Description:
A computed fold for a 343-nucleotide part of an RNA from a moss metagenome, annotated as small-subunit ribosomal RNA, central domain. The coordinates come from a structure-prediction model, not an experiment, and the mean pLDDT is 83. Rfam family: Bacterial small subunit ribosomal RNA.
[in-house]
Context: one part of a larger RNA
RNA sequence: UUGGGUGUAAAGUGUCCGUAGGUGGCUUAUUAAGUCCACCGUCAAAUCCCAAGGGUCAACCCUGGAUAGGCAAUGGAAACUAUUGAGUUGGAGUACGAUAAGGGUAGAGGGAAUUUUCGAUGGAGCGAUGAAAUGUGUAGAGAUUGGAAAGAACACCAACGGCAAAAGCACUCUACUAGGUUGACACUGACACUGAGAGACAAAAGCUAGGGGAGCAAAUGGGAUUAAAUACCCCAUUAGUCCUAGCCGUAAAUGAUGGAUACUAAGUGUUGUGCAUAUCGAUCGCAUAGUGUUGUAGCGUUAAGUAUCUUGCUUGAAGAAUACGUUCCCAAGAAUGAAACUC
Numbered sequence: 001u002u003g004g005g006u007g008u009a010a011a012g013u014g015u016c017c018g019u020a021g022g023u024g025g026c027u028u029a030u031u032a033a034g035u036c037c038a039c040c041g042u043c044a045a046a047u048c049c050c051a052a053g054g055g056u057c058a059a060c061c062c063u064g065g066a067u068a069g070g071c072a073a074u075g076g077a078a079a080c081u082a083u084u085g086a087g088u089u090g091g092a093g094u095a096c097g098a099u100a101a102g103g104g105u106a107g108a109g110g111g112a113a114u115u116u117u118c119g120a121u122g123g124a125g126c127g128a129u130g131a132a133a134u135g136u137g138u139a140g141a142g143a144u145u146g147g148a149a150a151g152a153a154c155a156c157c158a159a160c161g162g163c164a165a166a167a168g169c170a171c172u173c174u175a176c177u178a179g180g181u182u183g184a185c186a187c188u189g190a191c192a193c194u195g196a197g198a199g200a201c202a203a204a205a206g207c208u209a210g211g212g213g214a215g216c217a218a219a220u221g222g223g224a225u226u227a228a229a230u231a232c233c234c235c236a237u238u239a240g241u242c243c244u245a246g247c248c249g250u251a252a253a254u255g256a257u258g259g260a261u262a263c264u265a266a267g268u269g270u271u272g273u274g275c276a277u278a279u280c281g282a283u284c285g286c287a288u289a290g291u292g293u294u295g296u297a298g299c300g301u302u303a304a305g306u307a308u309c310u311u312g313c314u315u316g317a318a319g320a321a322u323a324c325g326u327u328c329c330c331a332a333g334a335a336u337g338a339a340a341c342u343c
Stems, first nucleotide, its partner, number of pairs: 004314003012311001014201003021194003025088005031082001033081002035077004041071003049065003053061002091191001092188003096183004103177007110154001114150008125136002162169002206247006215241002220236004258310006266294010316343002325336004
């Protein structure tokens, strides 16, 4: 439990796609389902309401009358919704030309650094810290220099910048491939928006199998600090981090702001594209698609404004990221999701 809300107070699904459903451009005709009008029937009697009458009054009894409303029939109206038909081009899409980009997948190549290893020179410390110690070194370390190997990540450019549905994407090149923007205006002619359930993708960590393992580094072992130190600091080092094939399906998955459409003051940057300035270029102007900023509590054409459509969610706190049940999962767990008690 509503005609309220949902950036920060409870509350926007992590994102997309799309079924049912809901909603839906303009013109014209049609039907008459919704809608509206008229009329008819019915909704037993009693009761209720109205007006008389009776009982000495009243309660009560009796006679008559009536409305709203419901349902069905009949006859009409045709604006709106809907049905059917015809058309139209502004929404949407296709084809054509151009264009920007770390969009995706696969393959190939590259240099710096790090570590290890093999030599050379050399001879006592190195390393670490607030200070030390553990550690490492005369079995020759550290330092300098030449060769080799391995794995991971790609400095500068770099930006308030770009792309992608989100997660995310950056050394260079090649192949395949998705989307965007823009220009002419050829074609289709409302083909659209949203979307329960379903499906797909989805950081890190984690799991399974096989590889790989330079650096870093949970856990762990030492050394310090300390009253203690299961920590912060130091020395080592294992899973892991990387690749392939699967699983998991969660994050402060954030813009803490669901999606779509239209309208509503300005200024100033920046990234694309097009037009104009006679021509190339610069500057300036205009249009369009993104991305910032000023104005200020804050938002403000990228709305948290004005409206419409549609979907998820919320209803005091705690119990409760819970229990039970169910579904999924190798497991870890995930999804769904209460109540008692208390305030």